[in-house]
Context: one part of a larger RNA
RNA sequence: CUGGGUGUAAAGGGUCCGUAGGCGACUUAUUAAGUUAGGAGUUAAAUCCCAAGGCCUAACCUUGGGGCUGCUCUUAAGACUGGUAGGAUAGAGUGUAGGAGACGGAAGUGGAAUUCCUGGUGGAGAGGUAAAAUCCGUAGAUAUCAGGAGGAACACCUGUUGCGUAGGCGGCUUCCGAGCCUAUAACUGACGCUCAUGGACGAAAGCUAGGGGAGCAAACAGGAUUAGAUACCCUGGUAGUCCUAGCCCUAAACGAUGAAUACUUGGUGGUAGCGAGUACAUACUCAUUACCGCCGAAGCUAACGCGUUAAGUAUUCCACCUGGGGACUACGAUCGCAAGAUUGAAACUC
Numbered sequence: 001c002u003g004g005g006u007g008u009a010a011a012g013g014g015u016c017c018g019u020a021g022g023c024g025a026c027u028u029a030u031u032a033a034g035u036u037a038g039g040a041g042u043u044a045a046a047u048c049c050c051a052a053g054g055c056c057u058a059a060c061c062u063u064g065g066g067g068c069u070g071c072u073c074u075u076a077a078g079a080c081u082g083g084u085a086g087g088a089u090a091g092a093g094u095g096u097a098g099g100a101g102a103c104g105g106a107a108g109u110g111g112a113a114u115u116c117c118u119g120g121u122g123g124a125g126a127g128g129u130a131a132a133a134u135c136c137g138u139a140g141a142u143a144u145c146a147g148g149a150g151g152a153a154c155a156c157c158u159g160u161u162g163c164g165u166a167g168g169c170g171g172c173u174u175c176c177g178a179g180c181c182u183a184u185a186a187c188u189g190a191c192g193c194u195c196a197u198g199g200a201c202g203a204a205a206g207c208u209a210g211g212g213g214a215g216c217a218a219a220c221a222g223g224a225u226u227a228g229a230u231a232c233c234c235u236g237g238u239a240g241u242c243c244u245a246g247c248c249c250u251a252a253a254c255g256a257u258g259a260a261u262a263c264u265u266g267g268u269g270g271u272a273g274c275g276a277g278u279a280c281a282u283a284c285u286c287a288u289u290a291c292c293g294c295c296g297a298a299g300c301u302a303a304c305g306c307g308u309u310a311a312g313u314a315u316u317c318c319a320c321c322u323g324g325g326g327a328c329u330a331c332g333a334u335c336g337c338a339a340g341a342u343u344g345a346a347a348c349u350c
Base pairs, nucleotide, nucleotide: 004321005320006319007304008303012318014201015200016199017198021194022193023192026087027086028085029084030083031082033081034080035077036076037075038074039073040072041071042070048066049065050064051063052062053061054060091191092188093187094186095184096183097182098181099180103177104176105175106174107173108172109171110154115149116148117147118146119145120144121143125136162169163168206247207246208245209244210243211242215241216240220236221235222234223233258317259316260315261314262313263312266295267294268293269292270291271290272289273288275286276285277284278283299306300305323350324349325348332343333342334341335340
C1' cells in the first nucleotide's frame, strides 16, 4: 500500500456552516468525451511462449513463428456515465392557514431564604462533632419581633417532559430575533447530498481591564483525628464563583455509536398536531405525520447487546485505526498575554 475495521477490544473530528473535490432522481431529442466492437500502424534488440538445430547432455547459444495485455489513427454502435437543448414534479425550497416550546439577545420586575446593619423583648449560654476543641457570647450572643441594605439562585409546577447543531437552556412580564411541526398543494423546477483547506460557535477551570461581592469556597490559618495527617471531620477564610468588554478552545465535549437517502414482521406508552366516526361539557374509538421512551420477528454481533431513533439490508461523501511502553512526549512549526493548545516522531525496550 492493499485488505480489514471504528458502541464496549486501536479507531467517529466537540458541533454547525460551507469552498475546491467526489457523488447525484424522472423523461425526450441530440452529441460521441468516457465505454464497447472491428480494422490499420506502432509496440528496437534481448527477455517470454512454441517448434527445430548446435555444444557428450543441461544451463547456454542459433534459426523460424507467436506474443508483448500499451499507445495513436480510423470505421461503427448509442444501452450506461458525461456534454448540449427541451419538458415534467415524487427530492429541495417558497407561499397560505394553524400549533407547541427551560431556543437566543436586551430591558424591567417578584417572593421565599442566607448574611449584615439599626431598634425592641430577654438574660447565659450558643455553635459544632462519632466525641471534642479552635471559634462566638454579660462590651448582652443564640432565640424572637419590627425596619433597612445588598448579592446570588429561582422551591412547588418538574415529568426517561420540552427546546436547541452541539456546548447547553428553568421565577414573571415586555420588546427584538431564529428554528421546528401539521394541514393545503398555489409557486420555483434538481436549485440536491457530503465536504479536505477555511469560517463561526464551543461546559467548567484559567487569563487581562473595570465593576460587584450575600452565600459557597481552591490556596492559607487554626482545632481535632493519627505513629505521622502537608487529608478525610470542625471553625474561619482569599482568589474564584456574578456583571461588562476581550482572550483561552479543552472535557468520560458520551448515545463512548459521523452526515444523508432508501428498504425491512410487530407490540406498548408519552409529547405536539391533523382528519373521520360515536357522543356532544367533555370523553372514547379508528387512521395518520413529526419527535421522545420501553419490549421485542428476521437479521447482525466475539459476546454483551442492537433491533424502522439499527450496531439489519444497500448506496454516496468525509474523518479516523494498524501490538504494549517510550508518548495526549521531544524537536520544529502555527496560535496564545500567559497557562498552554494544535500538529506530532525516533532511539531503546517487552